[in-house]
A computed fold for a 142-nucleotide RNA from a Bacillota bacterium, annotated as c-di-AMP riboswitch aptamer (ydaO/yuaA leader).

RNA sequence: AUCGUCAAAGCGCCUAAUCGCCAUCUUUUUGGCGACCGGGGAAACCAAGGUACGGGGUGAAUCGAAUGGAGAUUGCGUUCGUAGGGUAUCUCUCGUGCCCGAACCCGCCAGCUAACCUCGGAGGCGUUACUCGAGAGGAGGA
Repeated sequence: AUCGUCAAAGCGCCUAAUCGCCAUCUUUUUGGCGACCGGGGAAACCAAGGUACGGGGUGAAUCGAAUGGAGAUUGCGUUCGUAGGGUAUCUCUCGUGCCCGAACCCGCCAGCUAACCUCGGAGGCGUUACUCGAGAGGAGGA
C1' cells in the first nucleotide's frame, strides 16, 4: 500500500415497532408512567354472508400457467409470470435500475360501526462515504 474479517459509535433501510421521565440494578438490566405510532373487538343506520366446501385476522405478499413424486382430485415442492409492495441518503413527479411478492395467528366465532373495551411498539439488514439521471420545491451554508 492492497484485500478480507470483526467490534464500537455514527449514519441509513424494511416495519406500527419511536421518544421522554421516574425508580431499580444483571449498569447494553428490570419495572412503572406519559406522549406518540399501530392492531383487534364493539350500536344505530346501511349492507350482506354463513350454517361444513367452515369462517376470520395481521401483512405489500394476491392470483395464474406449466411441471414432479404409478393414476385422478386435492395438497406439497419447483419454475415462469402476476395483483400489490420496497429501495437507489431532504420532499414530490417522471425516467432508469435492483429487489420482495413471505410467514404467522384465532379456534366454530367476529360485516360496517360512535361511545366504550382491549392489545402491540418486536425483529432483521446495509454502510464508513456524501450517495443513479432530469425537473420542481424546500432546508442549510457562503
Its Rfam family is "c-di-AMP riboswitch aptamer (ydaO/yuaA leader)". From the family's description: This family represents a conserved RNA structure found upstream of the ydaO and yuaA genes in Bacillus subtilis and related genes in other bacteria. Its family is annotated with cyclic-di-AMP binding and regulation of gene expression in the Gene Ontology.
The sequence was found by an Rfam model in a public genome assembly.
Its mean pLDDT, the model's own confidence on a scale to 100, is 77.